The RNA shown here (transfer RNA) has 82 nucleotides and comes from Candidatus Beckwithbacteria bacterium CG23_combo_of_CG06-09_8_20_14_all_47_9. The prediction has a mean pLDDT of 80. Rfam family: tRNA. Rfam classes the family as a transfer RNA. The organism belongs to Candidatus Beckwithiibacteriota, within Bacteria. It was read from a public genome assembly.

RNA sequence: GCCGGGAUGGCGAAACUGGUACACGCGUACGCUUGAGGUGCGUAUGCCGAAAGGCUUGGAGGUUCAAGUCCUCUUCCCGGCA
Numbered sequence: 001g002c003c004g005g006g007a008u009g010g011c012g013a014a015a016c017u018g019g020u021a022c023a024c025g026c027g028u029a030c031g032c033u034u035g036a037g038g039u040g041c042g043u044a045u046g047c048c049g050a051a052a053g054g055c056u057u058g059g060a061g062g063u064u065c066a067a068g069u070c071c072u073c074u075u076c077c078c079g080g081c082a
Stems, first nucleotide, its partner, number of pairs: 001081007010026003019065001027045006046055003058074005
């Protein structure tokens, strides 16, 4: 230099025909249970906001009624070829 794969809440990750972004799990907080702890169970859990609402898929643009998903440029990580 060329080719392929990847980057999504605190963490692992899902959403492949473009149609509710964060399912599910872990973790965490509070509560119930216990003499206490563990286990188990319930509720909550991306960010801003009093709410309504707004924002958010590495970054920037574009296409589209609608983009994590398609196109262009770009940063970083992994693998291959030379």